[in-house]
Context: one part of a larger RNA
RNA sequence: GGCUUACGGUGGAUACCUAGGCACCCAGAGACGAAGAAGGGCGUGGUAAACGACGAAAUGCUUCGGGGAGCUGAAAAUAGGCAUAGAUCCGGAGAUUCCCGAAUAGGUUAACCUUCUGAACUGCCUGCUGAAUCCAUAGGCAGACAAGAGACAACCCGGCGAACUGAAACAUCUUAGUAGCCAGAGGAAGAGAAAGCAAAAGCGAUUCCCCUAGUAACGGCGAGUGAAAUGGGAAUAGCCUAAACCGUGAAAACGGGGUUGUGGGAGAGCGAUGAGGGCUUUGUUUUGCUAGGCGAAGCGGUUGAGUACUGCACCCCAGAUGGUGAGAGUCCAGUAGCCGGAAGUACGGCUGGCUUACGCUCCAACCCGAGUAGCAUGGGGCACGCGAAAUCCCGUGUGAAUCAGCAAGGACCACCUUGCAAGGCUAAAUACUCCUGAGUGACCGAUAGCGAAGCAGUACCGUGAGGGAAAGGUGAAAAGAACCCCCAUCGGGGAGUGAAAUAGAACAUGAAACCGUGAGCUC
Numbered sequence: 001g002g003c004u005u006a007c008g009g010u011g012g013a014u015a016c017c018u019a020g021g022c023a024c025c026c027a028g029a030g031a032c033g034a035a036g037a038a039g040g041g042c043g044u045g046g047u048a049a050a051c052g053a054c055g056a057a058a059u060g061c062u063u064c065g066g067g068g069a070g071c072u073g074a075a076a077a078u079a080g081g082c083a084u085a086g087a088u089c090c091g092g093a094g095a096u097u098c099c100c101g102a103a104u105a106g107g108u109u110a111a112c113c114u115u116c117u118g119a120a121c122u123g124c125c126u127g128c129u130g131a132a133u134c135c136a137u138a139g140g141c142a143g144a145c146a147a148g149a150g151a152c153a154a155c156c157c158g159g160c161g162a163a164c165u166g167a168a169a170c171a172u173c174u175u176a177g178u179a180g181c182c183a184g185a186g187g188a189a190g191a192g193a194a195a196g197c198a199a200a201a202g203c204g205a206u207u208c209c210c211c212u213a214g215u216a217a218c219g220g221c222g223a224g225u226g227a228a229a230u231g232g233g234a235a236u237a238g239c240c241u242a243a244a245c246c247g248u249g250a251a252a253a254c255g256g257g258g259u260u261g262u263g264g265g266a267g268a269g270c271g272a273u274g275a276g277g278g279c280u281u282u283g284u285u286u287u288g289c290u291a292g293g294c295g296a297a298g299c300g301g302u303u304g305a306g307u308a309c310u311g312c313a314c315c316c317c318a319g320a321u322g323g324u325g326a327g328a329g330u331c332c333a334g335u336a337g338c339c340g341g342a343a344g345u346a347c348g349g350c351u352g353g354c355u356u357a358c359g360c361u362c363c364a365a366c367c368c369g370a371g372u373a374g375c376a377u378g379g380g381g382c383a384c385g386c387g388a389a390a391u392c393c394c395g396u397g398u399g400a401a402u403c404a405g406c407a408a409g410g411a412c413c414a415c416c417u418u419g420c421a422a423g424g425c426u427a428a429a430u431a432c433u434c435c436u437g438a439g440u441g442a443c444c445g446a447u448a449g450c451g452a453a454g455c456a457g458u459a460c461c462g463u464g465a466g467g468g469a470a471a472g473g474u475g476a477a478a479a480g481a482a483c484c485c486c487c488a489u490c491g492g493g494g495a496g497u498g499a500a501a502u503a504g505a506a507c508a509u510g511a512a513a514c515c516g517u518g519a520g521c522u523c
Base pairs, nucleotide, nucleotide: 001522002521003520004519005518006517007516008515009514016473017472020444021443022441023440024439026437027436028435029433030432032150039100040099041098042055043054044053046078047077051073052059061094062093063092064091065090066089070082071081072080105114106113107112121148122147123145125143126142127141128140129139155186156184158182159181160180166173170220196203197202207234208233209232210231217225218224238425239424240423241369245256246255247254248253261403263368264367265366267362268361269360270359271358276356277355278354279353280352283350284349285348287346288345289344290343292339293338294337298312299311300310301309313330314329315319321333322332323331374398375397376396377395378394379393380392384410405420406419407418408417409416460467461466480507483494484493485492486491
């Protein structure tokens, strides 16, 4: 020096654990903001740096309920206090709420300055004024109101709108009306009560799901794209206006009337009047929600500790779960079950108030949504790429008809059938989850699971947009090692605690690489 073996050091794998995540289900909610939000800055504690809480009334104030012995956040210590005359704590309702921020008296390099009190701008209303231009109007000034503005994870409607890519290249095409940007609204949004679908039979607003179906069809007929009706389900709900005519009025306009496709209404004549629906909140009330309360049944031996084992018992409308010094129905919190509300609030019920509806016959041609429908042309969207290309929407030009009418049924025409455009509203079934409550998992278990189990969008990097970590485990309980010794400390040896200290804070288990010490063999 090498090998073997034993014992250590280093290191932090492995197994165990979970305080945190992930996915989903049910229910709720989708609230906020000029009465100043979301988000922040700065402060507030006896000692107080950061975090949480709070706001110069600052680690909190008032009140009404709950609760019942300790409390003064995490977070120890100390000091001083509070509390059965009910504190701390939990819930309802209030008060306070600095500065910035839509930020809004003016300014500004956010959290500041100036002036000294102003809600800036827009909107609505009122008053005074007041051009071209006589009246008027525009405009100006003042006052009152406080409607708008901003925020917001996804879902939704709309506007603008790519490219990489695929086509084995590439241009039509595809990716895709996707990503992205902008604007707007709601708890959902959008759509919606047939100028529909169909086919000789019929259906009867919309939406969503299953199927039709990767079918019909479109397509450098390439790559690819890709329906609908019928059928089966979920949920169901229907209404208001314009016009004719009448009335008021100088007119504008308003009130009555009227709303339909077996065409309807208006007009003329005649006959009936009933109980339902809607809105509101005047009271009252049920049931929930926002604190809570009651709630069965086990002891002995054994152990450091018993929930295990053992011996003998018990409860169950409760053998879910978690904790407790090891696997606990009977120790604790709970669980099944039952009960409860001062105040606020939700869906409802009753009551009060307001509001609201019909039918027959005749007549005849008054009305039935106009720069509209249609057409030409240029585009877009429809599964449909100009195609035989209907239907739908837009730009430009042109431009009807009024029931003896008009539109559609995939060019177009006829017959037939179906419907009634050019005004509007409409719950449910549907989509999503920043968030709240309850729960589940052949989900993860610290290089995993969210980037984040620890003060993480932190430290750190970047001028900036932006990028973005690492880091868990003493023990049942600190009982966290008094005292002595080596010693400047660090570190260590005794002593002591503990079941254990090779559990000693660089702390549970403690692999390998790597580094040693002793012994054996060998050179």